[in-house]
Large-subunit ribosomal RNA, domain I from a Candidatus Woesebacteria bacterium, 538 nucleotides, folded computationally.
Context: one part of a larger RNA
RNA sequence: CAUUCAGUGGAUGCCUUGGCAGUAAAAGCCUAAGAAGGACGUUUCAAGUCUGCGAAAGUUGUCGGGGAGGUGACAAGAACUUAUGAUCCGGCAGUGUCCGAAUGGGGAAACCUAGCCAGAUUUAUCUGGCUGUUACGCGACGUAAGUCGUGUUUCGGGAACUUGGGGAACUGAAAUAUCUAAGUACCCAAAGGAAAAGAAAUCGAAUGAGAGCCCCUUAGUAAGCGACGAGCGAACAGGGGUGAGUCUAAACCAUCAAUUUAUUGGUGGGGUUGCAGGGCCAAACAUAACUUAGUUUUUCUGAUAGAAGAACAGCAUGGAACAGCUGACCAUAGUGGGUGAGAGUCCCGUAUUCGAAAUCGGGAAAACUAAAGUUUGGUACCUAAGUAAAUCUGGAGACGGCAAACUCUAGAUCGAAUCCGGGCCGACCACGGUCCAAGACUAAUUACUUUUACUGACCGAUAGUGAACUAGUACCGCGAGGGAAAGGUGAAAAGAAGGGUGAGUAGCCCUAUUAAAAGAUCCUGAAACUGAAUGCUA
Numbered sequence: 001c002a003u004u005c006a007g008u009g010g011a012u013g014c015c016u017u018g019g020c021a022g023u024a025a026a027a028g029c030c031u032a033a034g035a036a037g038g039a040c041g042u043u044u045c046a047a048g049u050c051u052g053c054g055a056a057a058g059u060u061g062u063c064g065g066g067g068a069g070g071u072g073a074c075a076a077g078a079a080c081u082u083a084u085g086a087u088c089c090g091g092c093a094g095u096g097u098c099c100g101a102a103u104g105g106g107g108a109a110a111c112c113u114a115g116c117c118a119g120a121u122u123u124a125u126c127u128g129g130c131u132g133u134u135a136c137g138c139g140a141c142g143u144a145a146g147u148c149g150u151g152u153u154u155c156g157g158g159a160a161c162u163u164g165g166g167g168a169a170c171u172g173a174a175a176u177a178u179c180u181a182a183g184u185a186c187c188c189a190a191a192g193g194a195a196a197a198g199a200a201a202u203c204g205a206a207u208g209a210g211a212g213c214c215c216c217u218u219a220g221u222a223a224g225c226g227a228c229g230a231g232c233g234a235a236c237a238g239g240g241g242u243g244a245g246u247c248u249a250a251a252c253c254a255u256c257a258a259u260u261u262a263u264u265g266g267u268g269g270g271g272u273u274g275c276a277g278g279g280c281c282a283a284a285c286a287u288a289a290c291u292u293a294g295u296u297u298u299u300c301u302g303a304u305a306g307a308a309g310a311a312c313a314g315c316a317u318g319g320a321a322c323a324g325c326u327g328a329c330c331a332u333a334g335u336g337g338g339u340g341a342g343a344g345u346c347c348c349g350u351a352u353u354c355g356a357a358a359u360c361g362g363g364a365a366a367a368c369u370a371a372a373g374u375u376u377g378g379u380a381c382c383u384a385a386g387u388a389a390a391u392c393u394g395g396a397g398a399c400g401g402c403a404a405a406c407u408c409u410a411g412a413u414c415g416a417a418u419c420c421g422g423g424c425c426g427a428c429c430a431c432g433g434u435c436c437a438a439g440a441c442u443a444a445u446u447a448c449u450u451u452u453a454c455u456g457a458c459c460g461a462u463a464g465u466g467a468a469c470u471a472g473u474a475c476c477g478c479g480a481g482g483g484a485a486a487g488g489u490g491a492a493a494a495g496a497a498g499g500g501u502g503a504g505u506a507g508c509c510c511u512a513u514u515a516a517a518a519g520a521u522c523c524u525g526a527a528a529c530u531g532a533a534u535g536c537u538a
C1' cells in the first nucleotide's frame, strides 16, 4: 500500500407523534361575584415530573348522551369499583387554601399582625361577616376648612389587530449637511371585539356626481415633488364589495326655581336646512298608510354530547395476506386512518338519514306599544364667535417655501359678517357654478386572533416553531436577558428461563424467544478514525 474481517461513528434511506402556510364557517374581551399569572397542597398503596382539581382537592350534585369495562400519563403490580349502569362525553350548578389590582394594617409575594359586629353549652375558645382607594350624587354634623354615613363607580390583565401623544439611529445617497431610512423601530396613554372614519362650508367642470370604509384600476403616471441626486409619489373619473341614515343648540311656547330685579338656570314642547330652512302671524287642505325600533307569543333553524349506516370467499406463497391467481358483491359510501406487506366489501369511519332534558345564537310570522303633517302669503325673530379669516414662527396632508392655493394643527399678535349673509372652485381678479363651518351619534363591508372542518408541485428530526422528547426546560447571567442538546427494538415483550467460562450482578459462548437478534448504547448503519489477519514492497 492492497484485500478481507471486525470495531468506532451516526451520514444516508424509510417513517412521523410536531411544525409551517392557507381556504370556508363560527366565535372574540376577562376582572372587587376577586382576573391574568402563580405558591402550596391533592390519587387506596414510597418519592418525583407533567396534566386535572382545591381541605367537597385525578374530584361533588343534577339533567342528558352512552353501554362494559374502569381507577389520567411516564409505569408495572397489588387492592378496589362497575348492569342498583360505573369509567367516559356534553349542558347547568357547587366547592374553590394562600399570594397576586389585592382592597383592615404591615411586608423581603404565597408571610406577619389588628379592630368592629353577629352567633355558639368546646366561652382565656370557635365560626361567620365587615373594615382599601378614585370620581360623582345624596344625607347628617360643623361658621368654615372639613369629618362621618350611604349609593353608584374606578383600579389590574390581554398574542396580534386599532386610535391618539412622543419619536430615533444604523442605512441609502457609493463621501456628506437638505433628503433617505420613517412617522419605521421603540416608549407612553386609551378603547374594543373590532377600532378608526362617516352623512358635504365634498368633488370639479359632465347631459354632472352624491356619507364613510375596503379591494381592483387610474399609476410607478408625458400627474407632480426632489442637493430635479438618491429617491418620494398622489387624486378625479372608472369597475367591484357593503349599504342607512339620524339627533341637538337657537328663535318661539309652557312650567318650575334662583337671585345681582332683568336676567339666569332646570324640565317639557318646538326645531334641524342650501332650489335655503325653521320660528311667529293669516288662510287652505289632511287625520293614515308605509317604514323603523322595542315587548310578548308562535314557529323554523344552528352550536355545545351523539345514533343508524351497504358489500368476499377460496387457492397457493409467506412468520403474518391487505400483494398474486380464480370466481363474486356493494356503491348518494372507491375521502381518510388502522389492522403481522398495496384492503371499496376485517375494524374505525365515509355518502346519506336521524337526534337535545339543559344553556346559547340566528331567521320568519302575528299582536301590542312608540317614533315625521302638507301647501300658499306676510313678517325679518333664529340658524353654533375670541369662531372664520389675517400676520409671524413650526408640524402634517405626494407638494423639501416654492408662483403655493385649499384642509388640519401647536404657540403668539390680531380679529369679521349674520341670509341683501358666508366658505370653496391650486397665486390673483371677473363672471359663473357649487356647498352651508365653528355641536353630536351611527350597523355592515375592513384588520387581527382563536375554534372546527378541509387543503398543500410546504418541512420531515443540523429540516419544520427556539421547542415532534420533563422546552422557554436544563444551563449561563446580580439583573434586564440569553438559551440548548435530545425522535425510531419488534407485528407482538414473546425484553432472553436454563447451562458453560469467569473474581464477577461484566463480557462472551451454548441453548431458548423471534421471520430476523432487530437484545434494550436496540431500524438502516456511509465516511473520517482504530485494530487483526493475509499478500506485496524497487
Stems, first nucleotide, its partner, number of pairs: 001535007013523001014488002018459002020456009029157002037099003040054003044078002048074003060093006069081003104113003114131007132155001135152007161192001162190005172179001176227001202209002213241004224232002245441003248384001252269008274419001276383003279379007291371014306354003312327004328345002330334001336348003390413008399426001421436005475482002495522001498510004
Notes: The RNAcentral record of the full RNA draws on ENA. Model confidence (mean pLDDT): 83 of 100.